[in-house]
Molecule: c-di-GMP-I riboswitch aptamer
Organism: Lysobacter gummosus
RNA sequence: ACUCGAAAAAGGCACACCCGGCGAGAGCCGGCGUCGCAAAGCCUCCGGGUACCGGUCCCACGCCGGCACGGCCGAGCUACCGAG
Numbered sequence: 001a002c003u004c005g006a007a008a009a010a011g012g013c014a015c016a017c018c019c020g021g022c023g024a025g026a027g028c029c030g031g032c033g034u035c036g037c038a039a040a041g042c043c044u045c046c047g048g049g050u051a052c053c054g055g056u057c058c059c060a061c062g063c064c065g066g067c068a069c070g071g072c073c074g075a076g077c078u079a080c081c082g083a084g
Stems, first nucleotide, its partner, number of pairs: 002084004012037002018031005035071001041077002046074003049069002052066005
C1' cells in the first nucleotide's frame, strides 16, 4: 500500500417502546433504551427508490411543484482494531 472481517480487545453508532419538544404530514431534535450495525462515519443539486403535502384530474393512474428518509440501494470521500 492492497485485500479481507474468522477469532479477540478497546472504543463507537443507536431500531422499537417510553418521556419532553417541533411539524399540516411524511418525519425531525433532545433524553432513555438496546433491535441491530465493520463504515448504522461524511456528502446529496450524482443516480435510483419509498413516504407525505399541494396542484392537475369526476376518481385512480400519470404528470407538475414542494418536502422527508443515508438505519432503502448504488456511486463518491474518509477512518479504528485485527488477519493475510